[in-house]
Molecule: SAM riboswitch aptamer (S box leader)
Organism: soil metagenome
RNA sequence: CUCAUCAAGAGAGGUGGAGGGACCGGCCCUGAGAAACCUCGGCAACCCCGCGCAGCGCGCAACGGGUGCCAAUUCCGGCAGACACGGGUCUGGAAGAUGAG
Repeated sequence: CUCAUCAAGAGAGGUGGAGGGACCGGCCCUGAGAAACCUCGGCAACCCCGCGCAGCGCGCAACGGGUGCCAAUUCCGGCAGACACGGGUCUGGAAGAUGAG
C1' cells in the first nucleotide's frame, strides 16, 4: 500500500504498583488494585491443515500449527448527507484494530 472483517463470543491466579479505554471531546473502568509481564484457561475461525459441494468460491469442522481476542457496538461522537427538529435517528466516510498478501 491492497483486500476482507469489526451489533456476536470468551477469564482466573501470580508479579506489579497508577493508571487505562489509539488520538481529541465526552463518558466510563480502576487501591474491592490500572498499565505491563508470567502461568493456566477460554472465545473465535483470518491463514495453514482436514472434509464436502463443486470449478479457483461456498459450506462444515476446530484435534494440530501461525496470529488475534476475552468491560461497555471499534464505549459514543469527531467529516459529509438524508430525515426529524427540543437537539435525536439513519446512511456513508475518515481514523483505528485484526488478518492475509